[in-house]
Context: one part of a larger RNA
RNA sequence: CGCAGGAUACUUGAGGAGAGCUCUCCUUAGUACGAGAGGACCAGGAGGGACGAACCUCCAGUGUACCGGUUGUCGCGCCAGCGGCAGCGCCGGGUAGCUGUGUUCGGAUCGGAUAACCGCUGAAUGCAUCUAAGCGGGAAGCCAACUCCAAGAUAAGGUAUCCCGGGUGAUGAGCCCCUAAAGGCCUCUGGUAGAUGACCAGUUUGAUAGGCGGGAGGUGGAAGCGCGGCAACGCGUGUAGCUGACCCGUACUAAUCGGCCGUGCGG
Repeated sequence: CGCAGGAUACUUGAGGAGAGCUCUCCUUAGUACGAGAGGACCAGGAGGGACGAACCUCCAGUGUACCGGUUGUCGCGCCAGCGGCAGCGCCGGGUAGCUGUGUUCGGAUCGGAUAACCGCUGAAUGCAUCUAAGCGGGAAGCCAACUCCAAGAUAAGGUAUCCCGGGUGAUGAGCCCCUAAAGGCCUCUGGUAGAUGACCAGUUUGAUAGGCGGGAGGUGGAAGCGCGGCAACGCGUGUAGCUGACCCGUACUAAUCGGCCGUGCGG
């Protein structure tokens, strides 16, 4: 820009993409078959491998905004307590998120038309012949079925709902007056969305982010004080103190005020 008014939501599916794998064991059955050795079809059940998708409850990583320990040195006047730097100084753990080695799931089933091939009926050719007319069976393959995208599918689809003027004229054009709908966007607060756009949640009729309160989870027992010990240190107060992303709540802060697009019933 188009889809002969504009808009919001939900859809149909032309078409396209993805997927499509395989092994072992058990039963049938040591049966059919076979002199024996050996050893099934069909049918049913179970467990794996590789591959793929999603997810983070478990397991395992990471986790330089969390907690603790600790070395050297410098600083806060000193002690104590803290802070800076040294690859996050080093080390022990670890929430969310992101991950796999973890978890769950997938290939199924059913149908249609067929290939090789196997047939029925059957002439040409009184026989025979699956083929010439006609009719069946038959693949991990083909078409559907499963998952995803999808109306720029210009043949531009469908459904529901919402929205929009008066005068003059001739129900038109033009002119005058009025109007700016539904809805969308900008701005701003943000996001497991994201390079930017986009997408999604909000913008006071508000829990969108921060803060604050509570909780979960993590760390692992704070500082101060008391007690014990010559001291290093230990014990008590005390499941202590601290705590990023997680959960619930709460308008304290910031989403203020506002602006723009879009018109007027539609070849």
The part of an RNA shown here (large-subunit ribosomal RNA, domain VI) has 267 nucleotides and comes from an Acidobacteriota bacterium. The organism belongs to Acidobacteriota, within Bacteria. The prediction has a mean pLDDT of 89. The full RNA is in RNAcentral, with records from ENA.